Description: Predicted 3D model of a 74-nucleotide RNA (transfer RNA) from Merluccius polli. Model confidence (mean pLDDT): 82 of 100. It matches the Rfam family "tRNA". Its family is annotated with triplet codon-amino acid adaptor activity in the Gene Ontology. By type it is a transfer RNA. About the family: Transfer RNA (tRNA) molecules are approximately 80 nucleotides in length.
RNA sequence: GGCUCCAUAGCUCAGAGGUUAGAGCACUGGUCUCGUAAACCAGGGGUCGCGAGUUCAAUUCCCGCUGGGGCCUA
Numbered sequence: 001g002g003c004u005c006c007a008u009a010g011c012u013c014a015g016a017g018g019u020u021a022g023a024g025c026a027c028u029g030g031u032c033u034c035g036u037a038a039a040c041c042a043g044g045g046g047u048c049g050c051g052a053g054u055u056c057a058a059u060u061c062c063c064g065c066u067g068g069g070g071c072c073u074a
Base pairs, nucleotide, nucleotide: 001072002071003070004069005068006067007066010025011024012023013022018056027043028042029041030040031039049065050064051063053061
């Protein structure tokens, strides 16, 4: 340098054109307990990497950039 995959909550990931963007773990408060943990109940937390395009509508599709993983080239 070329090809390819990935980027969504603190972490691991789902969602692959539409209706309020979700799960598990973590975190906070509560119930329980002598206390802690577990269990149960409730809650907070998101420019969906950045920019542009297509569309009535983009987290989702196209293009570029950035970052990361893999492969190739002497």